[in-house]
RNA sequence: GUUUGAUCCUGGCUCAGAACGAACGCUGGCGGCGUGGCUAAGACAUGCAAGUCGAACGGACUAUCUGUUUGAGCAAUCAGGUGGGUAGUCAGUGGCGAAAGGGUGCGUAACGGAUAGGUAACGUACCCCACACUCCGGGAUAGCGUCGCUAACCGCAAGGUUAGCUACCGAAAGGGGCGGUAAGACCGGAUGAUGUCAGUGGUUGCAGGACCACUGAUCAAAGAUUUAUCGGUGUGGGAGCGGCCUAUCUCCUAUCAGCUUGUUGGUGAGGUAACGGCCCACCAAGGCUAUGACGGGUAGCGGGACUGAGAGGUUGACCCGCCACAUCGGGACUGAGACACUACCCGGACCUCCACGGAGGGCUGCAGUAACGAAUAUUGGGCAAUGGGCGAAAGCCUGACCCAGCGACGCCGCGUGCGGGAGUAAGUCCUUCGGGAUGUAAACCGCUGUCAGGGGUAAGAAAGUCCGCUUUCGGGUGGAUUGAUCUAACCCAGAGGAAGUCACGGCUACUCUGUGUCAGCAGCCGCGGUAAGACAGAGGUGGCUAGCGUUGUUCGGUGUCACUGGGCUUAGAGCGUGUGUAGGUGGAAAGGUACGCGUCUUGUGAAAUCCCCCGGCCCAACCGGGGAAUUGCUUGACGAACCGCCUUUCUUGAGGCAAGUAGGGGUGCGCGGAACUCUUGGUGGAGCGGUGGAAUGCGUAGAUAUCAAGAGGAACGCCGGAGGUGAAGACGGUGCACUGGGCUUGUCCUGACACUGAGACGCGAAAGCGUGGGGAGCAAACAGGAUUAGAUACCCUGGUAGUCCACGCCCUAAACUAUGCCUACUAGGUUGUAGGGGUUCUGACGCCGCUACGGCCGAAGCAAAAGUGUUAAGUAGGCCGCCUGGGGAGUACGGUCGCAAGGCUAAAACUCAAAGGAAUUGACGGGGGCUCACACAAGCGGUGGAGCAUGUGGAUUAAUUCGAAUCAACGCGCAGAACCUUACCUGGGUUUGACAUGCACGGAUGGGUUCCUGGAAACAGGGUAUUCUGCCCGCAAGGGUGAAACGUGCACAGGUGCUGCAUGGCUGUCGUCAGCUCGUGUCGUGAGAUGUCGGGUUAAGUCCUAUAACGAGCGAAACCCCCGCCGUUAGUUACCAUCGGGUCAUGCCGGGGACUCUAACGGGACUGCCGGUGUUAAGCCGGAGGAAGGUGGGGAUGACGUCAAGUCCUCAUGGCCUUUAUGCCCAGGGCAUCACACGUGCUACAAUGGCGACUACAGAGCGACGCAAUACCGUGAGGUGGAGCCAAUCGCAAAAAGGUCGCCCCAGUUCAGAUUGUAGGCUGGCAACUCGCCUACAUGAAGGUGGAAUCGCUAGUAAUCGCGCAUCAGCCAUGGCGCGGUGAAUGUGUUCCUGAGCCUUGUACACACCGCCCGUCAAGUGAUGGGAGUUGGGAGUACCCGAAGUCGGAUUGCUAACCCGCAAGGGGGGCGUCUGCCGACGGUAAGCCCGAUGACUGGCACUAAGUCGGAACAAGGUA
Repeated sequence: GUUUGAUCCUGGCUCAGAACGAACGCUGGCGGCGUGGCUAAGACAUGCAAGUCGAACGGACUAUCUGUUUGAGCAAUCAGGUGGGUAGUCAGUGGCGAAAGGGUGCGUAACGGAUAGGUAACGUACCCCACACUCCGGGAUAGCGUCGCUAACCGCAAGGUUAGCUACCGAAAGGGGCGGUAAGACCGGAUGAUGUCAGUGGUUGCAGGACCACUGAUCAAAGAUUUAUCGGUGUGGGAGCGGCCUAUCUCCUAUCAGCUUGUUGGUGAGGUAACGGCCCACCAAGGCUAUGACGGGUAGCGGGACUGAGAGGUUGACCCGCCACAUCGGGACUGAGACACUACCCGGACCUCCACGGAGGGCUGCAGUAACGAAUAUUGGGCAAUGGGCGAAAGCCUGACCCAGCGACGCCGCGUGCGGGAGUAAGUCCUUCGGGAUGUAAACCGCUGUCAGGGGUAAGAAAGUCCGCUUUCGGGUGGAUUGAUCUAACCCAGAGGAAGUCACGGCUACUCUGUGUCAGCAGCCGCGGUAAGACAGAGGUGGCUAGCGUUGUUCGGUGUCACUGGGCUUAGAGCGUGUGUAGGUGGAAAGGUACGCGUCUUGUGAAAUCCCCCGGCCCAACCGGGGAAUUGCUUGACGAACCGCCUUUCUUGAGGCAAGUAGGGGUGCGCGGAACUCUUGGUGGAGCGGUGGAAUGCGUAGAUAUCAAGAGGAACGCCGGAGGUGAAGACGGUGCACUGGGCUUGUCCUGACACUGAGACGCGAAAGCGUGGGGAGCAAACAGGAUUAGAUACCCUGGUAGUCCACGCCCUAAACUAUGCCUACUAGGUUGUAGGGGUUCUGACGCCGCUACGGCCGAAGCAAAAGUGUUAAGUAGGCCGCCUGGGGAGUACGGUCGCAAGGCUAAAACUCAAAGGAAUUGACGGGGGCUCACACAAGCGGUGGAGCAUGUGGAUUAAUUCGAAUCAACGCGCAGAACCUUACCUGGGUUUGACAUGCACGGAUGGGUUCCUGGAAACAGGGUAUUCUGCCCGCAAGGGUGAAACGUGCACAGGUGCUGCAUGGCUGUCGUCAGCUCGUGUCGUGAGAUGUCGGGUUAAGUCCUAUAACGAGCGAAACCCCCGCCGUUAGUUACCAUCGGGUCAUGCCGGGGACUCUAACGGGACUGCCGGUGUUAAGCCGGAGGAAGGUGGGGAUGACGUCAAGUCCUCAUGGCCUUUAUGCCCAGGGCAUCACACGUGCUACAAUGGCGACUACAGAGCGACGCAAUACCGUGAGGUGGAGCCAAUCGCAAAAAGGUCGCCCCAGUUCAGAUUGUAGGCUGGCAACUCGCCUACAUGAAGGUGGAAUCGCUAGUAAUCGCGCAUCAGCCAUGGCGCGGUGAAUGUGUUCCUGAGCCUUGUACACACCGCCCGUCAAGUGAUGGGAGUUGGGAGUACCCGAAGUCGGAUUGCUAACCCGCAAGGGGGGCGUCUGCCGACGGUAAGCCCGAUGACUGGCACUAAGUCGGAACAAGGUA
């Protein structure tokens, strides 16, 4: 950060930090110091990694010196033989070393490691110290020589040399016979102690031992040389190094609970350096284990390292210590030391060679190779230094080591310049086009000189060693000599050669373009479906920097395993309940002890590391010196409060005793009444029963109903209760018997006997199981009837297990107070049950108080809140159980229990980012309450049926332009589609355009009227005549300029093209419903609440009252307009009472200002008055007065918001698309089509009517592109004509229903008028075919009051009647908007339908019920269980085989030293051979454990739009 609309909590997931033996991507200047096969302890070519000593020994060879001798030569000298010396090299014998150093981590959970001890149970080469000794002999053996062959070469030859071999075998490796030889090799003897062994005596120690004395027995040796040393032997001691033993600590697993026969101990013998069952024989039967034996898995351990505040967690690369291993397994030899990395023997696997007979090999040393893998270096230099081996030494050896090379793998340091430099170049990016950003950045000017580059010098790492001299033998001094590798200083040159990478939605740093749920991103949440700060690119910015990011891993954050430091009523978590074992814990007092504890102290805690100080490399990293630390273990002393332990005591905890007491506590055996069913009989006679309504069912063979008698089983009404008992489950008629526990009182007894309780054991509702009974009612399964789309259900009729009893199992429940048991403490109030006490003289009532149990309300506190609160969920203590995200799953496997069903125990893979708790605001409910509305009801009239008009759908079409879609689309946009409109179609034309602006150029044009040609027109082309043509100067002529216009070109125009889900504006709707909010305060952790709730009242959140609220705002109301009454003012075109005049008549005229009216301003109505009622209120009811009465009627006015409601086709507008077309112009067509369906209307169906004649009474409007009178013509529409009127003057204009009279007589009519024909009229229409209206005559359709359903209306309303206006040439208007005339009925109710408001309740909903959500089936994918089996591995058991080898036995083979012997020979010993035990590998057999795989099969998880239903969430429609 992330669960929610929001909140608090719980809880998981994720991020920011640090680290790394790392790897990968992009990039890469220098240096220092480090570091580098984590995988295949898999396999290895090649080279090197352990030798050295000639001062141990015999010899060989080379060089040189020399003696001697032979030959040649006059001689020098040369050649050869033979001795000696010097120097050197070498195989061999011998000595020392090779057991170190170096590598790796296979194995190992203890034969290991760490820490502290022990060894009175041990060893020790080389080194040091002390003492003593070093005598006399002997026989061998390697080397060497010789034995034979082959080849080559030299040579005449003899023969020699070399090579390969040797008789024999062999390819090779290799293996012999004979002769002779040395030593510090080997052997014998001597001497010999302080050694060893035995015996005796003594001293001493805790001890098994140590020391001393004596006696006896027994064991040594080697020499070399430069003569001064080095060696050799014995004993004792030391140092260092080892062996062995003990204690403590040392991973996971109980789905491993029992293991063990050399096992445990003893005795004896053997073995070892040494103790020991280490081994063997015998004897005994022990030993280990819940404090985890045995088994399984994993793992080298430590110092330390990383992380962390710490405690911890993780880890064991590099360096140091220990262990283990050396191809795998076994074995011994040698040796001071090994069971031995570069030794030996045997067996196995593998590799190499091979002539197939046999041989050889071991990089887990340094390099290196292939392989593996994400991944890890040079087949380098040197022994100069440090260290090791050998040597007297020189020295030799040393892949230890020191260096170099490679790798940004890590840490550290340096650089890639520094200063100045513009209101700021260019480029790029953004832009509101003004500008802004990059940015002093660059350019430019001045400067510096690190690193790299070139040149160049030598200090240092060097200590030693040798030689000479000297010496007090320690050393001093002079000279010579030793560097693989690294390199400072100094000089030159010149800004020159040196910057990237990641991120930028939140955490955590922004813009443009492209893309369009695509491509892609992503650590979590999540971005992307045309305006993406989240993808990609760019610009900008931010972070780090020779690096930066990613991935992996560890710790941290995470108090998310909680020791420090968590929890368990509802979030995960108290076992269903008790009894009790181990264990843990435990009352008061005293004395003692010193286990724990505390203080001081001893030794140890290696070094390195970490920390501090100082120092050395220019600094740092790094390194050196010193200190601290190492919290641990250990020694001793002291202390005694506390814990423990021992002893003694106490009574309050606990138990006992006594006296009372309540109770559905338990078990058994009886008894009882009501009800029910059945049986029998009587009465009775058609139904009963059942439901929402029915049916199945029962009944004339007599039911139901009713009476009587009988039978049976189960359960026990009232009392009964918030009541009682029990550990829980549970317990209810009543009597008896047996029996458990509690409470009260007494304070008599015991004296801590207590609490809890892992395992263990008992009990444990219902259902279920076994055996045997029983069975009235009820009732799973089942059958039938209904319901339903279906109905394997809910409802009904039946009905079997079962329910009941006895015995035996099962052992689970929302077994719940979702709250373990015990103890103590911490306000109260009230109530119930049981039992005591006090008070009054006694008793009752009452009052006061005690104990135990059961409830309610509440302080503090606690709690996320709800809540809890002496019956705690408060404050503490003790013990037990349990939890650690959701799903998978209480599942699988394993074990165990069960007759079975099943129970208990109990995972993982995989998957999600949540799953949850409490509370809040809404919304919703087939929840509740209150209230309202033409919502229903009561009425009146309609629609739905007919014909027509109109709109829509659909169909059709070249096109039937487009939009509107429940209410809230459908006589709607459209207040006027023949052309136009017009957006659509067909065809024709046009391209700077029908329209706007700017620029450039052209040239002086251009426009109007008129005529002609083509054409459907648009338009194109042409002609004649005439007219107009800007501004300035000028009388004019004319001159100047180039504006308007035109043409060409460029920018651009244009679009009823798309997106109403990018928008503005406007509008609809809920709804003229009464609501919607705010400030301050208060309450709540908070979302929020309060206010706005409650009680009244209202049309109203209207007002009153009450009140942690007090106020306020937007709405309601009022203010505004019209109508109704009155007044005032004003009277023309309106009016005319009075006066006058005139007319057939008329306000016609003079006049009037009274009336009506007109139109402006006022008044009037406010529950104001009276009575009643109500709470002293608001208000309500009734009345008076009044034109009007409780808002007088109507209108305008529409809160916060909802519907991504409607509109891009009114307008405006972002983005996208189009540009000889989706623009523009024109003609014609279409929007008017018509099997059909729906909405809205008109006219009717008739007599309350139709027709004819006559005759009244309105209001509101309109009129110059107009309304038009009188008159005339026409049946009429209309025509002619034109008075008057710019209109209170004139006109439209006739109002109609109504009234009076007459006809019609109930019929498809004298109703109704569709349709059609004919003839006309009108249009300020160019034109009425598609497609106008009107008139006359004729024609005369359906239709006789309309199914389900549905609409409007509460009064001047409905109904009915006509009139006007807008649009408009005309009109499809029956529409719309207005106006008046006539003028009702019904309801004073809220059960129901619809909608709405308030309060409340439930909720798993919040996109808000058109919500959410479950399961089967189908599809895809993934992991997993079972599975006939198949297959691999592991650890053992039993038996077989039995290599090498030790040990034992045998030995007729072979045999130098010693003994006997003159000798031969013998003895002893050795070698060899044979053999016994053990014994690796291998084989056989039966099981166990862990994997892989497996036809088929089970469930599980996940997956935008599959199927069926509708289980859950609201009373979820059967809680």
The RNA shown here (small-subunit ribosomal RNA) has 1519 nucleotides and comes from a metagenome.
The RNAcentral record of the sequence draws on SILVA.